[in-house]
RNA sequence: AUCUUAUCAAGAGUGAUGGAGGGGACAGGCCCUUUGAAAUCCGGCAACCUGCAAAUGCAAGGUGCUAAAUCCUGCGGUAUUACCGAAAGAUGAGUU
Numbered sequence: 001a002u003c004u005u006a007u008c009a010a011g012a013g014u015g016a017u018g019g020a021g022g023g024g025a026c027a028g029g030c031c032c033u034u035u036g037a038a039a040u041c042c043g044g045c046a047a048c049c050u051g052c053a054a055a056u057g058c059a060a061g062g063u064g065c066u067a068a069a070u071c072c073u074g075c076g077g078u079a080u081u082a083c084c085g086a087a088a089g090a091u092g093a094g095u096u
Stems, first nucleotide, its partner, number of pairs: 001096001003094006013042001015041003021032003026074004043066003047063003050059003070088001075085004
C1' cells in the first nucleotide's frame, strides 16, 4: 500500500518554544489566526487494542485524538426548512 470490519453530533490548554499560516484531496462556501497559525515539547482526553475486574468501572502500556457534526456542501432519494442513504475520508483492529 490492498482487502475486511467497528466507530465517527461526546471528551480534551490562561502552558513553553516558534513566527504566518491553518481547517485531509479537488471545487464552492464559511470559519480560526500577531488578543499569535503550522510544527515541537509538556499537559490533557479516553475511540480502539492491551491490563485488572463476574460487570456498567478503573488504569493510561500501544496507536490515536486534543476550534467549529468528518466545519458545511458536492452523488442519490424524499422534501424544498431539512432529513435519510451511499460515496469518499479519519481512527483502531485483523488479513494479504